Bacterial RNase P class A from Massilia sp. DD77, 339 nucleotides, folded computationally. The prediction has a mean pLDDT of 79. Rfam family: Bacterial RNase P class A. Rfam's curators write: Ribonuclease P (RNase P) is a ubiquitous endoribonuclease, found in archaea, bacteria and eukarya as well as chloroplasts and mitochondria. Its best characterised activity is the generation of mature 5'-ends of tRNAs by cleaving the 5'-leader elements of precursor-tRNAs. Cellular RNase Ps are ribonucleoproteins. It is recorded under the gene name rnpB. The sequence is in RNAcentral, with records from ENA. The model forms 92% of the base pairs in the Rfam consensus.
[in-house]
RNA sequence: GAAGCAGGCCAGACAGUCGCUGGCCGUCAUCUUCGGGUGAUGGCGGGAGGAAGGUCCGGACUCCACAGAGCGGGGUGACGGUUAACGGCCGUCCGCUGAAAGCCGCAAGGUAUAAGGCGAGGAAUAGGGCCACAGAGACGAGCGUAUUCAGUUACGGUGAAACGCGGUAACCUCCACCUGGAGCAAUUCCAAAUAGGCACGCGUUGAUGUUGCUCGCGGAGCGUGCGGGUAGGAAGCUUGAGCGCUGGAGUAAUCCAGCGCCUAGAGGAAUGGCUGUCAUAGGGGCGUCCCGCAAGGGAGACCACUACACAGAAUCCGGCCUAUCGGCCUGCUUUACUU
Repeated sequence: GAAGCAGGCCAGACAGUCGCUGGCCGUCAUCUUCGGGUGAUGGCGGGAGGAAGGUCCGGACUCCACAGAGCGGGGUGACGGUUAACGGCCGUCCGCUGAAAGCCGCAAGGUAUAAGGCGAGGAAUAGGGCCACAGAGACGAGCGUAUUCAGUUACGGUGAAACGCGGUAACCUCCACCUGGAGCAAUUCCAAAUAGGCACGCGUUGAUGUUGCUCGCGGAGCGUGCGGGUAGGAAGCUUGAGCGCUGGAGUAAUCCAGCGCCUAGAGGAAUGGCUGUCAUAGGGGCGUCCCGCAAGGGAGACCACUACACAGAAUCCGGCCUAUCGGCCUGCUUUACUU
């Protein structure tokens, strides 16, 4: 230099300004059972992701069910390890795949492995089912041709499989192991107004209502207490299988130790807009420099312009899958040439 792979990181920065939503500290008003609550306002500080997504697996947590055993259903499947757990991840074996170069060839093309990638990789002598196309015949015994005393012997183009101890389990099945259901709208607590319910009391000898009282009018409910539910509020809710650095064990996944850090917690649901400067990328304009006889090619500066993806928390974790403008970094393997 050529070729093929693997992994990690970023997802604009700063300043100003106008907002949104929580937290903390004040001030004022108001209520108070003196604990505090409510409203207004001021200051300080926090406020999305690598996938927050799909909800496809696995767990934590909560409620319901559950003596024990069996049947049924669902799932997984080489071997070993890892983990809270997994269908994830790591290592090894096996199978398939896998570039330039090299070799063969006039050429088209053929041929190999490395790193890497992929694998639903248990069992076909327990049993059942199925076997496209081609082929005369495709599942178990027959058939075709030849041959023989005799289905006696030999051969059978095609096809993955042919006259068998065939193939197929990503068809049923068998074997081994795992497996209860629902999900934070889980679940728990507090609790209005109105209308039902229950108890007690009063009430046609007129209650209650009708402006405070009396008269008058009207005419069957009214008062108190209790309880359930709803609106609403609170908890669950973010300190966690947490994150960073260093050291150690291990091939690795992963684990152990020490030190440091606290990093959204809304809940019909905030996390945003604008301006300026800088950075990145793109094409353009103007002039400059370099190479070249020329046509032309290349470089960096300045000026404005444009662009910046996918997407967006909703109980929380571990994975998988899918989406993603642009960049940056590191590593592995094979090989050509030079020293």